About this RNA: The part of an RNA shown here (small-subunit ribosomal RNA, 3' major domain) has 477 nucleotides and comes from a metagenome. Its mean pLDDT, the model's own confidence on a scale to 100, is 85.

[in-house]
Context: one part of a larger RNA
RNA sequence: UGACGGGGGCCCGCACAAGCGGUGGAGCAUGUGGUUUAAUUCGAUGCAACGCGAAGAACCUUACCUACCCUUGACAUCCAGAGAAUCUGUUAGAGAUAGUGGAGUGCCUUCGGGACCUCUGAGACAGGUGCUGCAUGGCUGUCGUCAGCUCGUGUCGUGAGAUGUUGGGUUAAGUCCCGUAACGAGCGCAACCCUUAUCCUUAGUUGCCAGCGGGUGAUGCCGGGAACUCUAGGGAGACUGCCGGUGAUAAACCGGAGGAAGGUGGGGACGACGUCAAGUCAUCAUGGCCCUUAUGGGUAGGGCUACACACGUGCUACAAUGGCCGGUACAGAGGGCUGCGAACUGGCGACAGUAAGCCAAUCUCAGAAAGCCGGUCUUAGUCCGGAUUGGAGUCUGCAACUCGACUCCAUGAAGUCGGAAUCGCUAGUAAUCGCGAAUCAGAAUGUCGCGGUGAAUACGUUCCCGGGCCUUGUACA
Numbered sequence: 001u002g003a004c005g006g007g008g009g010c011c012c013g014c015a016c017a018a019g020c021g022g023u024g025g026a027g028c029a030u031g032u033g034g035u036u037u038a039a040u041u042c043g044a045u046g047c048a049a050c051g052c053g054a055a056g057a058a059c060c061u062u063a064c065c066u067a068c069c070c071u072u073g074a075c076a077u078c079c080a081g082a083g084a085a086u087c088u089g090u091u092a093g094a095g096a097u098a099g100u101g102g103a104g105u106g107c108c109u110u111c112g113g114g115a116c117c118u119c120u121g122a123g124a125c126a127g128g129u130g131c132u133g134c135a136u137g138g139c140u141g142u143c144g145u146c147a148g149c150u151c152g153u154g155u156c157g158u159g160a161g162a163u164g165u166u167g168g169g170u171u172a173a174g175u176c177c178c179g180u181a182a183c184g185a186g187c188g189c190a191a192c193c194c195u196u197a198u199c200c201u202u203a204g205u206u207g208c209c210a211g212c213g214g215g216u217g218a219u220g221c222c223g224g225g226a227a228c229u230c231u232a233g234g235g236a237g238a239c240u241g242c243c244g245g246u247g248a249u250a251a252a253c254c255g256g257a258g259g260a261a262g263g264u265g266g267g268g269a270c271g272a273c274g275u276c277a278a279g280u281c282a283u284c285a286u287g288g289c290c291c292u293u294a295u296g297g298g299u300a301g302g303g304c305u306a307c308a309c310a311c312g313u314g315c316u317a318c319a320a321u322g323g324c325c326g327g328u329a330c331a332g333a334g335g336g337c338u339g340c341g342a343a344c345u346g347g348c349g350a351c352a353g354u355a356a357g358c359c360a361a362u363c364u365c366a367g368a369a370a371g372c373c374g375g376u377c378u379u380a381g382u383c384c385g386g387a388u389u390g391g392a393g394u395c396u397g398c399a400a401c402u403c404g405a406c407u408c409c410a411u412g413a414a415g416u417c418g419g420a421a422u423c424g425c426u427a428g429u430a431a432u433c434g435c436g437a438a439u440c441a442g443a444a445u446g447u448c449g450c451g452g453u454g455a456a457u458a459c460g461u462u463c464c465c466g467g468g469c470c471u472u473g474u475a476c477a
Stems, first nucleotide, its partner, number of pairs: 001477002003474003007471007015461002019425005026316008034307002042053002064302007073125001077124002079121005086103007107114002127291002130289003136285002138280003141276001143274001148187006154163003167178003193268004198236007208225002212223003239262001242256005318418001322377007334365003339358002344353003384415001389410007431453007
């Protein structure tokens, strides 16, 4: 100087407390451990691994296993020889591959040849998701959006170092003020950026429709309008600016006015010096080591989907604030040409047939759901719950056996609110309700977004956890 203390002081955080809803019990989905297996590819492992890499394993992916094949190789550069390339039939085979036919003969040219592509051969080499993240770059997590981390000069100390950065107040903040052997400065904080909340202005189609006219069973449907909504450009606005009080006359705090918004208005992006030899050699790059008829390459089938069990994360429930039936209302944000697909017809339905429109403020996905109105069920393992299984189908796709999703009929399991323990959340939040997108042929209860309805509680900081500052002890570095 640090680190540590079941030392002290001050302070903060959904840290506790006060509340609301969960997890832990059930069934299923998904990840992991374990076990099994020819293989169940690899990585991630307290917080900070476990719906994680994977924004999507039937083949492919795929790295694993088995079998069958190749050896200058699937890919790159160089050399020699041959042939244009390319398209296509057929035989054997699981296919890779091998054999054998047909069509075809182009472009430039100084007629020597050349460019491009294909085949054969030789070797230099290719190739490796092989090892080492404890050799590395890059990227990322974490402490933590915590308020800290440092430097120059000066001063003090023999020195390590100290001072500044401590103190008195204050703040979300090393934020600001005052004091001060310190005076300044840098990286952080904040602001500048995006979005949302109000208003003005410009513009007015594909969006809008107040007033005027026309028209319909109905609809901005038409003429028209530029008000309103909205769209998207530009601006205004919030700064403790104003008033009162407290305070050291300061910084600031408390209350008030005005205002759409008030003291950082809400949300996002943004992550200091560093810590964990944290994670990643399997995104990529890369040193070293290793393989080179194989640890490289191709193909078919299988596996990653196994199942006594254990754990994590979720979904659906156990019901009446509910289930079912009928009627009826209101979003936002997105996607669409190998695409979205209206209307109509067929089917109980998944869907199919035909097909308008739309490269989309125009057409379409697209019926939002909870809600509201009415009916029914009356506490029951039920008209709750939907697992499981049988049958029949639909769709995608060469192909749904291993191993897809969905539909219909039948079946109707566990489950009556969950032990010890444990998690999230402070406001348009929790809870609850649906909608969309990426990936994607198909395949979400996951992920990322969007809106609808919309709470309760916070006395307080004694205690648990994490953190900041000062101080103290130490046989620790």